[in-house]
């Protein structure tokens, strides 16, 4: 530093990430070298081999060989008999000589090599582990005047004289072995006696010196006590003697190593609080090197512990690693320093050192021989092997190098070590090549098909030569030792010898033919891992569909996945890379540096008071803290700089620095501490007041309730939302009077007062604590907090005894109610009261610990003091002490606090440290019980929380609108029928809308088509498009099959353009048809949750933004909110706002007045004409009308309210008055609202069909539901008759007039009209007569027959009409619901579109024409402000809790089992020490007998392992059991969240 809680934010808080490391594992890969590193688990068990010997110059012996005999007798040498000839050449026996080499024998002496054995000296070092151990174990400083030290070094003395035994070996003998018994000889640097003597030992004295106890340098006097005559060299003279030199005794010293003792530091637990009998200590003795209870007698009775003693649990310590800024954290593998083990457990011996890894005894495990009697053996050493484990190497080479043992030395030995080998397990370092190279290739992946990427990246040219390969040269590491030469110097009588020293030669190399170096070849042999939503660098394609999977948090995946798998492309890092583990670290998330506690977790329920922590002013001292300098030390490695070596680096190595510490000397003296004097201001104390429900306790009051007794008096009374249970005619309530009894004290009363909290309230007396003011008389820092600890401590509740009048847990009835173990009701017992005694908890709260000090102000209010003024009193001023409210700076995450801090500071105490789990379990304490206290852990979650914002929401407020209710009309909901929709039905009943806002809706009109559905029949490039081939037809028409569709035949038989032309005719192209071929066509097939685009709705509701500025850390406010007003966020005022957009009003349509121009097809005053009538004609422009262009209405005008405003109210003109009526027009969103069948449209599906085409059905079924309409139920009316007045629309495949015709639909028939001319057309309601008189009717008309009429290819299924006939239900409609506020409701017809024919549907049009509105309490909707809120999917929300199911961890639990550590008692190997020793016994003594001395045996204390025994403590298990936790849909409620429907908690 990021992510993760929220709609969003600010905080708290957690959880996770990136980073650094690792003795590591794993997985995918995998070229070279350098340097490092490699059983972390089973301190389990090991098979072989090797890791400790060495010295013959200690010593006997033995063995082999040489010296010694004798015998053999090779090369060679000499000799030359003798041969051959070319006459001086060649060969050449015998002999001598010489002695290699072989054999034999002897081996007294003497020499070499080698050894078993005696003896020396080493095995106690190196090496290997980390089990124990919480301890002087370590690490540091310090002591030993309490102490030891082989080798080694220096300085001294000495090294005289004797003995007596053993091994070996020989015999003889047990044993399978191992391994012995016995007899006999021998020697030594082995072992024993004697002798000399001191600076050794012990005592003693002197003076001196210390830490003043023991002690000690130095002097001096007494006893006592040592030893190898030994080895090797050399000379001299020949008898032993010196000489060297290695030993060797013994004394001092010194190094070096050890032992002990000590200051301080060193893991977690108090759910371990008390431990401790050699336990403290003291005497005396023993005992060790050596101090000591280390041991023992004996004496006292101590000693350690909250500064944490024991006990039980973990763990080997450090340097130092790792990480971190740094303090800290974790951590001790490699290399160092220490310690402690060496199959487990005890034991001693030898030694300078051991209680001894590669000695010994004894015990127990396990292994292993084995003749069954007995033995043997110890890899936590080097390799190595099974075993465990995730896991961790060669049974390698060499002693060349460093080191170590023995040796005089050579030299031997060394699994120390130096090497090499396996492992990428680490760190470093180097290569897998390098220029160029666009046709941007091929191929792969996307793709908008244009192209874009992989990519200069391949190839392809020119090049280079590390690395690997092969070929050659080839080091340093070697320098001692020793030895040869020369040189110097000791010892010496020496010219011998011999120490010790310089310089030169030689000798000696595991690794190794390794590093290096050179030549040769040839890009040739060498890349891969992980990610790619965000955090985090890097994005598309396809699969796959909450599947299969990821996944470190957050999350991803349910048909378009940059999150799963693959590709393709990027990114990262590279011989790796990536998961996993663990530690730091980020996390200031244990906060010392660094945190907090009003409400996020966190202040004890309050006091008082112990330990402790902290502390007023002066002065003098002192130096413990504290500074300063100074010494020793702080091993080395490491680490840090600054150099060196390896070609660099990793590795090494030189110097310096730090090692931050610990101890000691000096100084200083201001501060903290001690110590002394002293002060008064902190703190108490003294007089002098006044205030209080402070406490305790004993008496008195008076209202009220209930109850008892009388009385009056009658029928209810009580209680509720309504009601019941109840009490009442046996006389209640009521109401009058008397009496009992208990409890709790109305008005005063006040955010008033008292008290430490809980708490205290009628009154009056008694004791009683505390605080305030004043005053400055005493004391003299006496002080302030307070772990433990004592006390106090509401309400509930326990115990005993009393009290009981209201009240009221439990209960009990009555209501409620789906239930109601609740809320309401009548009752009613614990208890509530009083006395004593426990309990000890509360939201005991200001959610705020106690003290001081400082730090604007205003204002109330309680209780006091002074001042000023007054005759006085009250105001008025200042002060203290409580106690509220507002407000500054400042503080805070905001709310908030703000002299009563949550400010600024200092002190102590207390307490927190994700959420649940759980304030539970276990264990301990306390309690009579309830229960309280102290107080976990697995498990699980990724959050939980706290403040504030904006929403939406509330059975919260406020204010305001709407036919929203009320007021009134008039319907629906009952009939009948029409029509939709559910349902059921069918082959099909295509499909789709589904509260408001589907349901006479899509469908402005399903007989056939529509048409999508069913059944049957056909066709497959197609019904329908585009392009490509080949044909010139094909359609029509006729005939035959068929239900058609189409199938066959028959017949007919092509246009148009352009070129060329021999004008016959050919080529080319297009239109149309046919036929083939693929590409594709087609889908009312899926998805409206993939979408455009159109609609509905909230609501024509008044809203819903923005810019700048202001405010808040911020989400966000402000603007828009407030005072008025509006239909309106309309307008006005105010105002940290100030202006703007969409929205609303206006603009635009119609309609209501009116004017000016036009005047046909309209109109007809007035003039003529004309007719029965008639604007019919002339004519006319007035009028009605038509259609253009204007006016006209703005709260303009008066008055009155109101703020001088906006606005309102009246009121005048005015056709029209306050938006004159009406349309049109729908802000920012809401509804994952509808629509994929209007249309477009991605993906998905299908393709001889889900695609097209034909017939016939069928959307029209019918038990039933519900919408929405028609028509009625009748006199405000049916019926007949007669008569009047619209408007707005249609007409040419059309309206159709007149006339005839028919009861009639209708037909014949056609003028006139493409329409202000003609038609449809009759307008009804009305109005004038007549008639019926309340009936299932002269209402009502369904339902039926019957007979016609019309469109139509076609009226069965399935259509209108029209005449006669028939005449159902219905007499006004229940619950419970709709529309309307005016030209509306109601009513009356008329017209259109749709259409060939079908309206009670729709969408228009006029005619006739009411009522009602007090008002805003309710019921919907909605707007503002405001409040709560645990809701944001926004109340259709959230969310508890018991049961049911399944998995997890835990807790009890008769008991079962193991482990540890103790104590008690038995039993007690080896041993050490005692003690005994009658047995045996070389050294001395002794003439000798025999004695010193010593050893076996044998007892004892101690004691290891084993036994038995009750107990503690951890663990494991367990029938059942208890809660807990988690699980996508389970059951019953609805506790909580809104006033959550009873206000919610403790």
């Nucleotide at each position: 530093g990021a992510g993760u809680u929220u709609g969003a934010u600010c905080c708290u808080g957690g959880c996770u990430c990136a980073g650094a490391a690792u003795g590591a594992a794993c997985g995918c890969u995998g070229g070279c070298g350098g340097c490092a590193u490699g059983c972390c688990u089973a301190a389990g068990a090991c098979a072989c081999g090797c890791a400790a010997g060495u010295c013959g110059a200690a010593c006997g012996a033995g063995a082999c060989g040489g010296c010694c005999c004798a015998a053999u007798g090779a090369a060679g040498a000499u000799g030359g008999a003798g041969u051959g000839c070319u006459u001086g050449c060649a060969c050449a026996a015998a002999g001598u000589u010489a002695g290699a080499u072989u054999u034999g024998g002897a081996u007294u002496c003497c020499c070499g090599u080698c050894u078993a054995g005696u003896g020396g000296c080493g095995c106690a070092a190196g090496g290997g582990u980390g089990a124990g151990u919480a301890a002087c174990a370590c690490g540091u400083g310090g002591g030993u005047a309490a102490u030891c030290u082989a080798c080694c070094u220096u300085c001294g003395a000495g090294u005289c004289u004797g003995g007596a035994a053993u091994a070996a070996c020989a015999g003889u003998u047990a044993g399978a072995a191992a391994u012995g018994a016995u007899u006999g000889c021998u020697a030594a640097u082995g072992c024993c006696g004697g002798a000399u003597u001191a600076u050794a030992c012990a005592u003693c004295c002197a003076a001196a010196g210390a830490u003043a106890u023991a002690c000690u340098a130095u002097g001096g006097a007494u006893u006592u006590u040592a030893a190898a005559a030994g080895g090797a060299g050399c000379c001299u003279u020949u008898a032993a003697a010196g000489c060297u030199u290695c030993g060797c005794u013994u004394g001092a010293a010194g190094a070096u190593g050890a032992g002990c003792c000590u200051g301080c530091g060193c893991c977690g637990u108090a759910u371990u609080a008390g431990a401790u009998a050699g336990u403290u200590g003291g005497u005396g003795a023993g005992g060790u090197a050596a101090c000591g209870g280390c041991u023992c007698a004996c004496c006292a009775a101590g000693u350690c512990g909250a500064c944490g003693a024991u006990c039980a649990g973990u763990a080997g310590c450090c340097g130092g690693c790792c990480u971190g800024a740094g303090a800290g954290g974790g951590u001790g593998g490699c290399c160092g320093g220490c310690c402690a083990c060496a199959u487990u457990g005890g034991g001693a011996c030898u030694g300078a050192g051991a209680c001894a890894c590669g000695g010994c005894c004894c015990a127990a495990a396990c292994u292993c021989c084995u003749a069954c009697g007995g033995g043997a053996g110890g890899c936590a050493g080097c390799a190595g092997u099974g075993g465990g484990g995730a896991a961790u190497c060669u049974u390698c080479c060499g002693c060349a190098a460093u080191g170590g043992g023995c040796g005089a030395a050579a030299g031997c030995c060394u699994g120390a070590c130096g090497g090499a080998g396996c492992a990428a397990c680490g760190c470093c370092g180097c290569g897998u090549g390098a220029g160029u190279g666009a046709a941007g290739a091929a191929g792969g992946c996307c793709u908008u098909c244009g192209g874009g990427u992989c990519g200069u990246a391949a190839a392809g040219c020119u090049c280079u030569g590390u690395c690997u390969u092969u070929a050659g040269g080839g080091a340093a590491g070697a320098a001692c030792a020793u030895u040869c030469c020369g040189g110097g110097u000791g010892u010496g009588a020496a010219c011998a010898a011999u120490g010790c020293u310089c310089g030169g030669g030689a000798c000696u190399g595991a690794c190794g033919g390794u590093a290096c170096c050179u030549g040769a070849g040839g890009a040739g042999g060498a890349a891969g891992c992980u990610c790619c939503g965000g955090c985090u660098a890097a994005c598309u394609a396809c699969g796959u569909g909450c599947c299969a999977g990821c996944a470190g948090c957050c999350g991803c995946g349910g048909u378009a996945a940059u999150a799963c798998g693959u590709a393709g492309g990027g990114a990262g890092c590279g011989a790796g890379c990536g998961u996993u583990g663990u530690c730091c670290g980020g996390a200031u998330u244990u906060a010392c540096u660094g945190g907090g506690c009003g409400u996020a977790a966190a202040g004890g329920g309050c006091g008082u008071g112990u330990a402790g922590g902290c502390g007023g002013g002066g002065a003098u001292u002192u130096a413990a803290g504290u500074a300063a300098g100074g010494u020793g030390u702080g091993a080395a490695a490491a680490c840090u700089c600054c150099g060196g070596g390896c070609u660099c680096a990793a590795c090494u190595u030189g110097g310096a620095g730090a090692c931050u510490g610990c101890a000691c000397c000096u100084u200083a003296a201001a501060c903290u501490g001690g110590a002394u004097c002293u002060c008064u201001u902190g703190a108490g104390g003294g007089c002098a007041g006044g205030a209080g429900a402070g406490g305790a306790a004993a008496g008195u009051g008076g209202a009220a309730u209930u109850c008892c007794u009388a009385g009056u008096g009658u029928a209810g009374c009580g209680g509720u939302g309504a009601a019941a249970u109840g009490c009442g005619u046996a006389g209640a309530u009521a109401u009058u009077a008397g009496g009992a009894g208990g409890a709790a004290c109305a008005c005063c009363a006040g955010u008033g007062g008292c008290g430490a909290a809980g708490g205290c309230g009628a009154c009056u007396u008694u004791c009683u604590g505390g605080a305030c003011u004043g005053u400055a008389c005493c004391u003299g820092a006496c002080g302030c907090u307070g772990a433990g600890g004592c006390g106090c401590g509401a309400a509930a509740g326990c115990g005993u005894g009393g009290g009981g009048a209201g009240c009221a847990a439990a209960c009990a009835g009555g209501a409620u109610u789906a239930g109601a173990u609740a809320c309401c009701c009548u009752g009613g017992u614990a208890g509530u009261c009083c006395a004593c005694g426990c309990c000890g908890u509360a939201a005991a709260c200001g959610a705020u610990g106690a003290a001081u000090a400082c730090u604007a102000g205003g204002u109330g209010u309680a209780g006091g003091a002074g001042g000023u003024a007054u005759c006085g009193a009250c105001c008025c001023c200042u002060u203290c002490u409580g106690u509220g409210c507002c407000g500054c700076a400042g503080u805070u995450a905001a709310c908030a606090c703000a002299a009563u801090a949550a400010g600024u500071a200092u002190u102590c105490c207390g307490c927190c440290u994700g959420g649940g789990g759980a304030g539970u379990a276990c264990g301990g304490c306390c309690g009579c019980a309830a229960g309280g206290u102290u107080g976990a852990a697995a498990c699980u979650c990724a959050a939980a929380g706290g403040a504030a914002u904006u929403g939406a929401c509330g059975g919260g407020g406020a204010c305001c609108c709407g036919c929203a209710c009320a007021a009134g009309c008039g319907g629906u909901g009952g009939a009948g029928c029409a029509u939709g929709u559910g349902g059921u039905u069918u082959a099909a009943u295509u499909c789709g809308a589904c509260g408001c806002a589907a349901c006479g809706c899509g469908a402005a009109g399903a007989a056939c088509c529509u048409u999508a559905c069913c059944a049957g029949g056909g066709c497959u490039u197609g019904a329908c498009a585009u392009c490509c081939c080949c044909u010139g037809a094909c359609c029509g028409u006729c005939a035959u099959g068929g239900a058609a569709a189409c199938a066959u035949g028959a017949u007919u038989u092509u246009c148009g353009g352009a070129g060329c032309u021999u004008c016959g005719g050919u080529u080319c192209u297009g239109a149309c048809a046919g036929g083939g071929a693929g590409a594709c066509a087609g889908g009312u097939g899926g998805u409206g949750c993939a979408u455009g685009g159109u609609u509905g709705u909230c609501g024509u509701c008044a809203g819903c933004u923005c810019g700048u500025g202001u405010c808040g850390u911020g989400a966000g406010a402000u603007g828009u909110u407030g005072g008025g007003u509006u239909a309106a966020g309309u307008c006005c005022c105010g105002c940290a706002a100030c202006g703007a957009g969409c929205g609303c009003a206006a603009c635009c349509c119609c309609u209501a007045u009116u004017u000016c121009c036009a005047g046909u097809u309209g109109c007809c005053a007035g003039c003529g004409a004309g007719u029965a009538a008639a604007g019919u004609c002339g004519g006319g422009a007035a009028c009605u009308c038509u259609g253009g262009a204007g006016a006209a209405a703005c709260u303009g005008c008066c008055g009155g309210u109101g703020a001088c405003a906006a606005a309102c109210c009246g009121g005048a003109g005015g056709a029209a008055g306050g938006u004159g009526g009406g349309g049109a027009u729908g802000a920012c969103g809401u509804c994952a609202a509808a629509u994929c069948a209007u249309c477009a449209u991605g993906c998905c599906c299908u393709u001889u069909a889900u695609g097209u085409c034909c017939u016939g059905g069928g959307c029209u079924a019918c038990a039933c539901a519900c919408g929405u309409g028609c028509u009625a139920c009748a006199a405000u009316g049916g019926c007949u008759g007669g008569u009047a007045c619209a408007g707005a629309g249609g007409g040419c495949a059309g309206c159709g007039a007149c006339a005839c015709u028919g009861u009639g639909a209708g037909g014949u028939a056609g003028a006139g009209c493409g329409a202000a001319u003609c038609c449809c057309a009759a307008a009804a309601a009305g109005c004038c007569a007549g008639u019926c008189u309340c009936a299932g009717u002269u209402c009502g008309g369904a339902u039926u027959g019957c007979a016609g009429g019309c469109u139509g290819c076609a009226a069965c299924c399935c259509g209108c009409c029209u005449g006669c006939a028939u005449g159902a239900a219905g007499u006004c409609g229940g619950a419970a619901u709709c529309g309307c506020u005016a030209g509306u409701a109601a009513u009356c017809g008329c017209g259109a579109g749709u259409c060939a024919g079908c309206a009670u549907a729709u969408c228009g049009c006029g005619g006739u024409g009411a009522a009602u509105a007090c008002g805003u309490u309710c019921c919907c909707g909605g707007g503002u402000c405001u409040u709560g809120c645990a809701c944001a999917c926004a109340c259709c929300g959230c969310c508890c809790g018991u049961c049911a199911c399944a998995c997890c961890a835990c807790g009890a639990a008769a008991g079962u089992u193991g482990g540890u550590a103790a104590c008690a008692c038995c039993c007690g190997a080896a041993g050490c020490c005692g003690g005994u020793g009658a047995g045996c016994u070389a050294a001395c003594c002794g003439c000798a007998a025999g004695g010193a001395g010593g050893c076996a045996g044998c007892c004892g204390u101690c004691u290891a392992a084993g036994g038995u025994g009750g107990g503690a403590u951890c663990g494991a298990u367990a029938a059942u059991u208890g809660g807990g936790g988690u699980g996508a849909a389970g059951u019953c409620g609805u506790a909580a969240c809104a006033a959550g429907g009873u206000a919610a908690c403790c």